[in-house]
Molecule: transfer RNA
Organism: Candidatus Jacksonbacteria bacterium
């Protein structure tokens, strides 16, 4: 250089082109003598960056950045 796969809340993962969801973690409240567990509620991602297509893009197309793997 070439080929393939990945990048989405603090962490790990989902998401037929149509309000971005789940688990853990975090915060608040309940329960308890208290803690854990359990129950209820909440905050947190402008979906790696920039363009394009579309009424509408995490999703399709192009370029770039970055990580992993393969070939030489």
């Nucleotide at each position: 250089c070439g080929c393939g796969g990945g990048g989405u809340a603090g962490a790990g993962a989902a998401a037929u082109g149509g309000c971005a969801u789940c688990u853990c973690g975090c915060c608040u409240g309940g329960c308890u003598c208290a803690u854990a567990a359990c129950c209820a509620g909440g905050a947190g991602a402008c979906u790696g960056c920039g363009g394009g297509u579309u009424c509408g893009a995490a999703u399709c197309c192009c370029g770039c950045c970055u990580c992993c793997g393969c070939c030489a």